[in-house]
Molecule: transfer RNA
Organism: Minisyncoccota bacterium
């Protein structure tokens, strides 16, 4: 320098352009003498800027990070 992957909750991980979710993990409650373990509830996410669309994690373009090929 040239090409290709990946980027979603604290972690790890789903999603046919049509309401973001599970699992682990916190908070809090209920039970317990206490703590677990159960039960219940709740809180935190789509790398970043634009663009198509009635609607975008999802499609296009640029960008940043990382991984891997080529040179």
């Nucleotide at each position: 320098g040239g090409g290709g992957g990946u980027a979603u909750a604290g972690g790890c991980u789903a999603a046919u352009g049509g309401c973001a979710a599970a699992c682990c993990g916190c908070u809090c409650g209920c039970c317990u003498c206490c703590a677990g373990a159960g039960c219940g509830a709740g809180a935190u996410u789509u790398c970043u800027a634009g663009g198509u669309u009635c609607a975008a994690g999802u499609c296009c373009u640029a960008g940043u990070a990382c991984c891997c090929c080529c040179g």